The RNA shown here (THF (Tetrahydrofolate) riboswitch aptamer) has 99 nucleotides.
Rfam family: THF (Tetrahydrofolate) riboswitch aptamer. About the family: Tetrahydrofolate (THF) riboswitch was first reported for Ames et al. as an RNA motif in 5' untranslated (5'-UTR)regions of folate transport and biosynthesis genes in Firmicutes genomes.
Of the family's consensus pairs, 83% are formed in the model.
Formats: sequence, structure tokens, C1' cells
RNA sequence: GGCAGAGUAGGAAAUAUCGGGUCAAGUGCUGUGUGAACGGGGAGUUGUCACACGGACGAAAACAAAUUUGUUGCCGUGAUAUUUCCGCAUCCCGCUGCG
Repeated sequence: GGCAGAGUAGGAAAUAUCGGGUCAAGUGCUGUGUGAACGGGGAGUUGUCACACGGACGAAAACAAAUUUGUUGCCGUGAUAUUUCCGCAUCCCGCUGCG
């Protein structure tokens, strides 16, 4: 030098627990700005994420007690844990195996 492979951050789903909203926050879509992260090392996007200020859209309540509580629901709802799956945009180097 050649061939093959491993590994991250992170993401998704299911389950469990504890919450929030149902007086509409959140989720999803979107504009502008700022910032961050992106296998062990370096670089790094038109991709990803977070935050700030905006825009459009928009919802499932019912029952009991009796006046703010409870129960059952509902929300592309939040956090945490477990399991499974996906997974460096890309480039260079490195690591493991083979010959």
C1' cells in the first nucleotide's frame, strides 16, 4: 500500500415510573438571529440540535363530589430508567483482523 471490520455524540420505537396541559402550554410546520455537538486525532456542510424574537395552523372531553378536588379519558405532551433498532453527511489520519 490492498481487502474486511469495530467503536461516538445522538436519534427512533416499546414498556415502566413520576409529571404538565385539557382555562391550550406543549407537540408538529415555518422566518430571522445567535450558539453548540458531530467514532481515538484533525477538518467539517446546503445536514442535526439548542436558545431568543416572530409567523401560519390548531385540539376531547365525560362523570362524581360540590367550587376546586377526584376518577376515567384525551394530547403527533415533559423527564427518567430499561430493552431493541438506527447511527461518524463527507474528507484525511489512526485502531483491529487477514494476506